[in-house]
Molecule: small-subunit ribosomal RNA
Organism: metagenome
RNA sequence: AGAGUUUGAUCCUGGCUCAGGACAAACGCUGGCGGCGUGCCUAAUGCAUGCAAGUCGAACGGUCCUGCAAGGGGCAGUGGCAAACGGGUGAGUAACACGUGGGUGACCUACCUUAGAGUGGGGGAUAACCCCGCGAAAGCGGGGCUAAUACCGCAUGAAGUCGUCCGGGUGAAGGAGGAUGACCAAAGCCUGAGAGGGUGCUUUGAGAGGGGCCUGCGGCCGAUUAGCUAGUUGGUGGGGUAACGGCCUACCAAGGCGAUGAUGGGUAGCCGGUCUGAGAGGAUGUACGGCCACACUGGGACUGAGACACGGCCCAGACUCCUACGGGAGGCAGCAGCAAGGAAUAUUGCGCAAUGGGCGAAAGCCUGACGCAGCGACGCCGCGUGGGCGACGAAGGCCUUCGGGUCGUAAAGCCCUUUUGUUGGGGAAGAGAGAGGACGGUACCCAGCGAAUAAGCCCCGUUAACUACGUGCCAGCAGCCGCGGUAAUACGUAGGGGGCGAGCGUUGUCCGGAAUUACUGGGCGUAAAGGGCACGUAGGCGGUUCGUCAAGUCGGUUGUGAAAUCACCCGGCCCAACUGGGUGGGGUCAGCCGAAACUAGCGAGCUUGAGGGAGGCAGAGGGAAGCGGAAUUCCCGGAGUAGUGGUGAAAUGCGUAGAUACCGGGAGGAACACCAGUGGCGAAGGCGGCUUCCUGGGCUUCAACUGACGCUGAGGUGCGAAGGCGUGGGGAGCGAACCGGAUUAGAUACCCGGGUAGUCCACGCGGUAAACGAUGGACACUAGGUGUUGGGGGUAUCGACCCCUCCAGCGCCGAAGCUAACGCGUUAAGUGUCCCGCCUGGGGAGUACGGCCGCAAGGCUAAAACUCAAAGGAAUUGACGGGGGCCCGCACAAGCAGCGGAGCGUGUGGUUUAAUUCGACGCAACGCGCAGAACCUUACCAGGGCUUGACAUGCUGGGAGUAGGAGUCCGAAAGGAUGACGGACUGUUGAGUCAGUAGCCAGCACAGGUGCUGCAUGGCUGUCGUCAGCUCGUGCCGUGGGGUGUUGGGUUAAGUCCCGCAACGAGCGCAACCCCUGUUGCCUGUUGCAAAUCAGGCGAGACUGCCGGGAGAACCCGGAGGAAGGUGGGGAUGACGUCAAGUCAGCACGGCCCUUACGUCCUGGGCUACACACACGCUACAAUGGCCGGUACAACGGGCUGCGAGGCUGCGAGGCCAAGCUAAUCCCUUAAAACCGGUCCCAGUGCAGAUUGCAGGCUGCAACCCGCCUGCAUGAAGUCGGAGUUGCUAGUAACCGCAGGUCAGCAAUACUGCGGUGAAUACGUUCCCGGGCCUUGUACACACCGCCCGUCACGUCAUGAAAGCCGGCGACACCUGAAGUCGAUGGGCCAACCCAGUAAUGGGGGGCAGUUGCCGAGGGUGGGGCUGGUGAUUGGGACGAAGUCGUAACAAGGUA
Repeated sequence: AGAGUUUGAUCCUGGCUCAGGACAAACGCUGGCGGCGUGCCUAAUGCAUGCAAGUCGAACGGUCCUGCAAGGGGCAGUGGCAAACGGGUGAGUAACACGUGGGUGACCUACCUUAGAGUGGGGGAUAACCCCGCGAAAGCGGGGCUAAUACCGCAUGAAGUCGUCCGGGUGAAGGAGGAUGACCAAAGCCUGAGAGGGUGCUUUGAGAGGGGCCUGCGGCCGAUUAGCUAGUUGGUGGGGUAACGGCCUACCAAGGCGAUGAUGGGUAGCCGGUCUGAGAGGAUGUACGGCCACACUGGGACUGAGACACGGCCCAGACUCCUACGGGAGGCAGCAGCAAGGAAUAUUGCGCAAUGGGCGAAAGCCUGACGCAGCGACGCCGCGUGGGCGACGAAGGCCUUCGGGUCGUAAAGCCCUUUUGUUGGGGAAGAGAGAGGACGGUACCCAGCGAAUAAGCCCCGUUAACUACGUGCCAGCAGCCGCGGUAAUACGUAGGGGGCGAGCGUUGUCCGGAAUUACUGGGCGUAAAGGGCACGUAGGCGGUUCGUCAAGUCGGUUGUGAAAUCACCCGGCCCAACUGGGUGGGGUCAGCCGAAACUAGCGAGCUUGAGGGAGGCAGAGGGAAGCGGAAUUCCCGGAGUAGUGGUGAAAUGCGUAGAUACCGGGAGGAACACCAGUGGCGAAGGCGGCUUCCUGGGCUUCAACUGACGCUGAGGUGCGAAGGCGUGGGGAGCGAACCGGAUUAGAUACCCGGGUAGUCCACGCGGUAAACGAUGGACACUAGGUGUUGGGGGUAUCGACCCCUCCAGCGCCGAAGCUAACGCGUUAAGUGUCCCGCCUGGGGAGUACGGCCGCAAGGCUAAAACUCAAAGGAAUUGACGGGGGCCCGCACAAGCAGCGGAGCGUGUGGUUUAAUUCGACGCAACGCGCAGAACCUUACCAGGGCUUGACAUGCUGGGAGUAGGAGUCCGAAAGGAUGACGGACUGUUGAGUCAGUAGCCAGCACAGGUGCUGCAUGGCUGUCGUCAGCUCGUGCCGUGGGGUGUUGGGUUAAGUCCCGCAACGAGCGCAACCCCUGUUGCCUGUUGCAAAUCAGGCGAGACUGCCGGGAGAACCCGGAGGAAGGUGGGGAUGACGUCAAGUCAGCACGGCCCUUACGUCCUGGGCUACACACACGCUACAAUGGCCGGUACAACGGGCUGCGAGGCUGCGAGGCCAAGCUAAUCCCUUAAAACCGGUCCCAGUGCAGAUUGCAGGCUGCAACCCGCCUGCAUGAAGUCGGAGUUGCUAGUAACCGCAGGUCAGCAAUACUGCGGUGAAUACGUUCCCGGGCCUUGUACACACCGCCCGUCACGUCAUGAAAGCCGGCGACACCUGAAGUCGAUGGGCCAACCCAGUAAUGGGGGGCAGUUGCCGAGGGUGGGGCUGGUGAUUGGGACGAAGUCGUAACAAGGUA
């Protein structure tokens, strides 16, 4: 740092996806050790049990224990301090709650420190305790006694507080200080013989630390929440508080807040920080730290320095528990633990040893704060699972081209080590003077033993890592693109490999990549995006000069920005994580000092921006009124007759009741031909006959006026085509809807005939558009050329023109520059400034809901669920077009002969069959593979056999009556059984004696397969197409695909050639070279031959060479000569490629399949079937003919188990005998049509020959299925062929025969060749088909047999509406109203103080209880608001394999 994905390819836009990091995580698989951290994110749900806040006897009385006593120890209570800290949680809260900086002249502060002063003298009670009573309990009541550091007067009072005066100060205000008056304190205890000491208490000043209150600034979402507010905003008096304040109250005034977003809604504890990021930023707020809020829910106060109080109180509510039903008790969001919820989160542990806290004089007590331990790979960090040697490399696995490769020094084996583990021994620091250690017999140290445990994920690309098998669009994978339909590196398994590693993956979330919200750092002509246009409010921005100020801005300094975190340096645990110290960093912050360029403010000027004035000018600018002619229609009249009108063609329609066409007259409405323009005007919409009136804007010239008055413009207001709506007119033509006629498969369309709204006018509404230059406005700057409109100046002229120049407008072409490209280019899409509007993937959707507007139609504003991996822009190459241009071809046309009808042959489909083997399927399958199916062939069927096999190679073993095998038996054959006879070679031996070999036998490897896949292939072939094309190198152009060359002008059969040209060359094609043929020379030649001819070879010849013309090139036209003339004719030759074209059955070959059978042998059958259909042919339908007789003239070829003369024979096919020829010698071999003569006489015939019968011949083992030929007999359809369709342009078509291959024979009418006779026609390129080049459009690119739209039907999903139904939230009105503060009250009660009284007692002050007023949580009633769920039915939407109907769009898409 980027990558994948839209296309055939390209560039751009744009979304989606991935690679990184992180986590309080969870899940899956796996799991050795240690350290440090961390662990209910959900139900602020409910909680059993234990513990979490007490302490002080040196404040007090009492009581208990101990003691002889002194004394000591304990206990409940009174009293003091603490319990407001510590600990938990994040519900609520959008707020001065938090952060940061200030203020407090508006305040408080227990304990602590420091400084001063005081601590005198009295009084009355009350718990405990005793007695009585009530209650189930919790607990309570009455009577009696008693103490205090509990409570209450009095005295004193520096200080303090309050009042008054003085006083200085401030913007103002309650500051310091001075004087004076009034008021207000206290407690003791311990020690001591005492003095005293210690410790308290009271009061005051100061300090430290802690708080209260106020305030500037900062930090969430949406306007589909726009208005909110009655204590509301301010004032005065009063109350209240520690304190300011509407905090509260009475009265007065009518304010206060809000587009810089009030109010309401949603969400949320805030921060230091954390994660990410280059940064800016984004996200986040767990642990640790600061602040806040809360403590079952709601309300309330009491006590107190401090609370509206987590483990206090009162009340209400919900819930749980106890109960004797009367009444009570409770609050884990403390630590553990339980239940529940959930994907998910721990022990009912140890200790106060350390740190810290409360109380105490202290000892000490308490402390689930805390220190530790336990559980969890949850995270981070560290260590280990061993180290060394060890093979041309074991076994085994996998792969293999069978050679080998790989796992792999890996293992084994040998040597060594012991972290970890285990056993045994020792054993801390942590403790600041002594003692005291939960952790802990832990860390650590020593010794012994012993190589001892590990998976997961991935391997097509992205992305690092490949093979085999299995599977066969199945099973499955997948983050995206996408894999899987028989050769899957993408599924599953295995081997191997890659990355990581006690972890690895997956899922979720955040940041990044994403410059994909763009401050840094994006855009808006066509990709998403300029508002339809203008005026203008707020706001933003603003010319030039001088002065001033110092808000912005800049510099310096001070304060603060807690600690932790972070960065750097140093240190401590072996290292690291972790941790200690130091330094640094961090704010849009605040104070002070300073600077003055720029911006703002203030003051004074200027004229160039802007405006005004004066002269002139052009114009379909707007409004109103009037006028005009042409045309259409209608009416009247004339004249006139059968049609008219309309279309591709028609018909409907109109017309004999007189139309149309023609003439005259009249009516009415709408629009204004020519001028007219590439022209003018307007802000846009838009504006077009002429005249008049009213009126807006613009341009130009002059330079006397004002003096920045400007630009833009959220909201707002106005204008705003067509269509539409309302009311009233008007209505000629046109013309939605509608009717009719055509067209059509249909035709609710296109075409035709009619025709209503509407179009027109007036007034009003509506407010949209491809309202487009798809380009907001203003200003400045940056080459030009050319045309045109308006005006000015100059020049020129008699004048109009012309020419030069300035300003304003409208066009075209273009420099630089810009742009993805197209293109834009002083009328910018260039370079800049200012302001506004708008965009952020496609679909859903400009839709739903809500709101606003509208009479309605509808408009404006404007989502989400869900779904897709794209949707797009520009350009490129192709392909295509019922686009265009040019040009070819027997493509059409012009001709000739056919096919399609008949019969037959052959092939195919179909059907049939045991089988009718298989392949070929538009052209380019169908007389094709097959150039020969009776058996064979043969691959098919039935039946009968064989199993190393019909055939090849190798190995092992056997191997003498062996192999073979006459004959015989079974059998259809194959085959089986039997079996006389019966070897060979090499070496060796006395000896077929021994050994070996081949044949042979047995066995093992293997053979074999026309079984599958032509979509795994090679090779070969067809086709476009013998068409003229297809490419490359270098250069040039383009970001690129690509272009250029190869296009253009000519020309050609041709990308053939010429000319031109940013191209210059080259290759494969074309042509030529090759063969045959036409003329000729020479040579040679047998079996040919006088010559000529014939055959072969070598040459010659033709090259647009010559002449004329077109036109100067290519070339074309004509001519001469010549056998041949413009490639002379024919053949061979087939570019890059296309059709997954054809062939696994010709051959070869990968893979798969069969193996006593899918191999192989045999017999018989089938491939020859037959209601039909098609294709290619043959023969005909006759007289240009048939038949009979006679008589000519070829060429190519073939021939030895062959061709076969000739003779004889048979009517004939043929037969018998047999010469010659392995062939320019002999034979096949008489060619036929033609020609001559005769006959037939138009008839289904003397045409035609199918079919059938009989008799023969030939081949062959064998002609039944199923051959050919001959003779006789038979004599069918057929009288020239519908729609349609084929071939052929000259020695061609047509007609005629001949030969050959295959082959025993032949179903050959086929095929391949050969010669004979031998035409007609081509005006021409409009049309059909195919093709070439250029160009154009395209939404096509498996490329028009393409693409693609909508309804309907089915399934799934999300969503809107809906009679309603059910919840939630927060206000409002009224009723009721607990506790409690504050207030009121009084016939109740009461120790202290006061008065009276000797006293009892009475009165006062004060207090308590009661009652009551305001407020008040909650409850009730009611109407509405916001929001959610659900809902018969209903609306559209998205997606889904092959559904239905049509064809809307893309090519002029067939009606742009």